[in-house]
RNA sequence: AACAGAAAAAGCCAAACCGUCCGCGAGGGCGGGGCGGAAAGCUCACGGGUCUCGGGUAUUCAUCAUGGAGCGUGCAUCAGAUAGACAGCCGGGCCGCCUGG
Numbered sequence: 001a002a003c004a005g006a007a008a009a010a011g012c013c014a015a016a017c018c019g020u021c022c023g024c025g026a027g028g029g030c031g032g033g034g035c036g037g038a039a040a041g042c043u044c045a046c047g048g049g050u051c052u053c054g055g056g057u058a059u060u061c062a063u064c065a066u067g068g069a070g071c072g073u074g075c076a077u078c079a080g081a082u083a084g085a086c087a088g089c090c091g092g093g094c095c096g097c098c099u100g101g
Base pairs, nucleotide, nucleotide: 003100004099005098012037013036017032018031019030020029021028022027035088041094042093043092046091047090048089049086050085051084052083053074054073056071057070059069060068061067
C1' cells in the first nucleotide's frame, strides 16, 4: 500500500413522518425524528435511469373552452459551455475514519 469488514472502539451521516422556510414543480434549507448506511462524503458540468417543468404532437380521453394520458423533445428566454431535481436508483471518477492486513 492493494485488499477485506468477522469482532471492537472513537466518532459520523440520517429514511418515513412532524414543524417551519424556499421553489410553479420534482425537490431543497433548518429543527425534531431514526428506517437504515463502511463512503448515506464530494461529483448530475462522467454515463445511464427515474422524476419535474417549458415548448411540440397526425394517437387517445374529456370539455363550451382551457385540459388529462401517451409519445417524443430541451428546440424558447438569458448565457462562454448547462431547462431542472434525485449522489439514500445504478455504474464511473476524486477524497477519507476505525480495525484486520

A computed fold for a 101-nucleotide RNA from a Syntrophaceae bacterium, annotated as c-di-GMP-I riboswitch aptamer.
Rfam family: c-di-GMP-I riboswitch aptamer. Its family is annotated with cyclic-di-GMP binding in the Gene Ontology. Rfam's curators write: GEMM was predicted in a large-scale screen for bacterial structured RNA regulatory elements.
The organism belongs to Syntrophaceae, within Bacteria.
The prediction has a mean pLDDT of 77.